[in-house]
Molecule: transfer RNA
Organism: uncultured Lachnospiraceae bacterium
RNA sequence: GUUCGUGUAGCUCAGCAGGAUAGAGCACUUGCCUCCUAAGCAAGGGGUCGUACGUUCGAAUCGUAUCACGAACG
Numbered sequence: 001g002u003u004c005g006u007g008u009a010g011c012u013c014a015g016c017a018g019g020a021u022a023g024a025g026c027a028c029u030u031g032c033c034u035c036c037u038a039a040g041c042a043a044g045g046g047g048u049c050g051u052a053c054g055u056u057c058g059a060a061u062c063g064u065a066u067c068a069c070g071a072a073c074g
Stems, first nucleotide, its partner, number of pairs: 001073007010026004019057001028044005050066005
């Protein structure tokens, strides 16, 4: 340099044949329970889906560019 893959919550990930309130587990906060802690139970906070533009009535999902990381080839 070329090609391909990945990027979604603090962490690990699902959702990606477009459909209208963005999810799970762990973690975090509060409450219950307990002499206390842990465990368990209940509730809650937290994301404009890497960024920008475009297509569309509608985009995490499709297209283009770009950034970060990784792989193969040269």